[in-house]
RNA sequence: GGCGACGUAGCCAAGUGGUAAGGCAACGGAUUGCAAAUCCGUCAUUCACCAGUUCGAUCCUGGUCGUCGCCUCCA
Numbered sequence: 001g002g003c004g005a006c007g008u009a010g011c012c013a014a015g016u017g018g019u020a021a022g023g024c025a026a027c028g029g030a031u032u033g034c035a036a037a038u039c040c041g042u043c044a045u046u047c048a049c050c051a052g053u054u055c056g057a058u059c060c061u062g063g064u065c066g067u068c069g070c071c072u073c074c075a
Stems, first nucleotide, its partner, number of pairs: 001071007010024003018055001026042005048064005
């Protein structure tokens, strides 16, 4: 330099045009003599960023950035 895959909450992760599941963690509460465990509740005005298409975009298209992998060249 070329090609490909991926980027969703503090962490893991589902969803892939009709507006973001679940688990862990955290926080509040119940329970307990105090804890742990258990149970209940809260937790993304938002899906890396910018633009486009669309009535509507996390999802499609283009670009940018980042991560990973493969290939090529030089040394």